[in-house]
Order: sequence, then structure tokens, then C1' cells
RNA sequence: UGUUAUUAAGGGCAAACCAGUUGAAAAGCUGGGACGCAAAGCUAUGGGCCUAAAGUAUGUUGAACAUGCAAUGGCAGCCGGUUGCCAAA
Repeated sequence: UGUUAUUAAGGGCAAACCAGUUGAAAAGCUGGGACGCAAAGCUAUGGGCCUAAAGUAUGUUGAACAUGCAAUGGCAGCCGGUUGCCAAA
């Protein structure tokens, strides 16, 4: 410096759910709580997935309403990229 992940040490993060709060929603934040994770650290201009307010098209005489399109809104605990702790060979 690189690889591997059988075991150990020190530890780390925190799913669902509940309460509060922001948001049109997806979802985020705070507190509780642990399903699990060797990257469940970081990265959204690599791919993929979610939502559809405003906008736009159609239906209706119009409004309201409904449906479709589509992120400028989101997801890193989907894959990828990238950085890192300890031990052994």
C1' cells in the first nucleotide's frame, strides 16, 4: 500500500412503531424505541425508485371535480462511486 471478513477489543448507527413538529405529498427533524447493519459514514449532475403542489392536456357551457404528463420536491437501510476503525494472514 492492497486484499480478505473466521474470531476478538473499543465502540458506532438505528428499522417498524409511538409522541411532537415541518411539508400539497413523498418524506424530513426532535425525543422514545431496537428490526437489523463491517460502512446502515459521505455522495442525488452514475443508474434506479417515490410523490405531483404549481404548471399543462383532456372530460364538463364555465367553476369545482376527476384523469393523464412531468421535478424544480424527495429516497443513500436499492445498486453504484468514494472515505474510514480494529485484528489476522